Overview: The part of an RNA shown here (small-subunit ribosomal RNA, central domain) has 350 nucleotides and comes from an uncultured bacterium. Its Rfam family is "Bacterial small subunit ribosomal RNA". Gene Ontology terms of the family: structural constituent of ribosome and ribosome. Model confidence (mean pLDDT): 84 of 100.
Context: one part of a larger RNA
């Protein structure tokens, strides 16, 4: 490197955009002839290998021809690839109209709980457990009752619902602001995929300085259990956990399934649209579009299973993988305040 791979046996980057690469875009005319096929002419044509012949008694050998392929130059053909120029509208984007929606971003505002505080009421318990203790309470706790603070977090509604590339997103209102999706065709004309570097986003938890601290809670420190108990249960509680701004860049980041289009039985739920039928109006009920379940058939897989949201069919492009262990480690770089990340071996071993 070829070849086969890539849900679960190794093996789809966490996830967008997007330069270069590479692939594509209906049909018509016109042109080129750079490829692609073909004539001839020339130069090289080592050995192999094909094919034909003879030679060591055969053979393997090894010898001779010939083909084969290759270089350049040229003729003449244009289907198709590329290229030029010219139109086209189906791919793609815009413009109108219209519904959806925890999609982002800042502000501001609510109740419910929790705990503290202050008062009133009231006696001796409260809490906890499997069952106790440590812990709180006669300096009056629990409980109940009114005020007030605080910081978090948003019951119902909520739904294999809905947005979002992903991570991710739920209390109300405004403000800015992004996609997507449906209807009807106006105009633009290939403006399209795909994506090595490269650049952005990216839960949790560390870390850096400043705030915040009500719940909850690594560490810790009791209190039991048990042989022991550095758990697992209990009573505390620190960092954090929220803000606001750096920084990290990881995750079973999972559909364990990269991205684009093409087609390929049906059935039944949902969510957003549009259209018809019907009617007074709304339901129903038919038929479309787009999403997001479940069922099953062809078809495919080692089976499991997947099965118009495919893992079927095909065609483009990327990543990635080639027995386990050593090892994601060492060493190097390059990132990072550190943590640590990214790249990413050997020898040995079986």
């Nucleotide at each position: 490197u070829u070849g086969g791979a890539c849900g679960u046996a190794a093996a789809u980057c966490a996830c967008g955009c997007g330069c270069a690469u590479g692939c594509a875009c209906u049909a018509u005319c016109g042109g080129u002839c750079a490829g692609u096929a073909u004539g001839u002419c020339u130069c090289a044509u080592a050995a192999g290998u094909u094919c034909g012949g003879g030679g060591c008694u055969u053979a393997a050998c090894a010898c001779c021809g010939a083909g084969a392929u290759g270089u350049g130059a040229u003729g003449g053909a244009a289907a198709c690839u590329g290229c030029c120029a010219a139109u086209c509208u189906a791919g793609a984007g815009u413009a109108u109209c219209g519904g959806a929606g925890a999609c982002g971003a800042a502000a501001g505002u609510g109740g419910a709980a929790u705990u503290g505080c202050u008062a009133g009421u009231g006696c001796a318990g409260c809490g906890g457990u499997g069952a106790a203790a440590u812990g709180c309470g006669u300096a009056g706790a629990u409980a109940u009752u009114a005020g007030g603070a605080a910081g978090a977090a948003c019951a119902c509604c909520a739904g294999u619902g809905g947005c979002g590339a992903a991570g991710g997103u739920g209390a109300c209102u405004u403000u800015c602001u992004g996609c997507a999706c449906g209807a009807a065709a106006a105009a633009u004309u290939a403006c399209g995929u795909u994506g090595a570097g490269g650049u952005g986003c990216g839960a949790a938890a560390c870390c850096c300085a400043g705030g915040g601290g009500a719940g909850c809670g690594a560490c810790c420190g009791u209190g039991a259990u048990a042989a022991g108990a550095u758990a697992c249960c209990c009573c505390g509680g620190u960092a954090g956990u929220c803000c606001a701004g750096g920084c990290c860049g990881u995750a079973a980041g999972c559909g364990a399934u990269g991205g684009g289009u093409u087609c390929u039985a049906u059935g039944u739920g949902u969510a957003g649209g549009a259209g018809g039928c019907a009617u007074c109006g709304a339901c129903c009920c038919c038929u479309u579009c787009u999403g997001u379940g479940c069922c099953g058939g062809a078809g495919u897989u080692a089976a499991c299973g997947c099965a118009a949201u495919a893992a079927g069919u095909a065609c483009c492009c990327c990543c990635c993988c080639u027995g386990g262990g050593g090892a994601g480690u060492a060493c190097g770089a390059c990132c990072g305040c550190a943590a640590g990340g990214u790249u990413g071996a050997a020898a040995c071993u079986c």